RNA sequence: GGUCGGGUCCCAUGCAAGCAUCGGGCGUGAACCGGGUCAGGCGGGGAACCGAGCAGCCAUAAGCGAUACCGAUGUUGUGUGUGGCAAACCCGACCGCC
Numbered sequence: 001g002g003u004c005g006g007g008u009c010c011c012a013u014g015c016a017a018g019c020a021u022c023g024g025g026c027g028u029g030a031a032c033c034g035g036g037u038c039a040g041g042c043g044g045g046g047a048a049c050c051g052a053g054c055a056g057c058c059a060u061a062a063g064c065g066a067u068a069c070c071g072a073u074g075u076u077g078u079g080u081g082u083g084g085c086a087a088a089c090c091c092g093a094c095c096g097c098c
Base pairs, nucleotide, nucleotide: 001095002094003093004092005091006090007089008088010084011083012082013081014080015079016078017076018075019074020073021072022071023070024069026065027064028063035058036057037056042051043050044049
């Protein structure tokens, strides 16, 4: 100096992990101006019964909360695998020259 192999770096990518956002699921959530059911009371009726309907109760909207769990998207000085690897650096083997 050359060839080959390996590694680092770098690029792409699979899986996993962390984080963020959104959604699901969960909780909460309307004095009246939303819903359902509407004791009592009220109105109508001779009555049967009918009507509206407060409180209570029920389920919820927006919103809010929580976020162990699931999903999507994004991201990453994370882990690991695969492929590539122009140039650079490191290690090794062989060959050649002085």
This is a predicted structure of a 98-nucleotide RNA (Bacterial small signal recognition particle RNA) from a Planctomycetaceae bacterium.
Its Rfam family is "Bacterial small signal recognition particle RNA". From the family's description: The signal recognition particle (SRP) is a universally conserved ribonucleoprotein involved in the co-translational targeting of proteins to membranes. On this family, see Rosenblad et al., Nucleic Acids Res 2003: "SRPDB: Signal Recognition Particle Database".
It was read from a public genome assembly, where an Rfam model found it.
Model confidence (mean pLDDT): 75 of 100.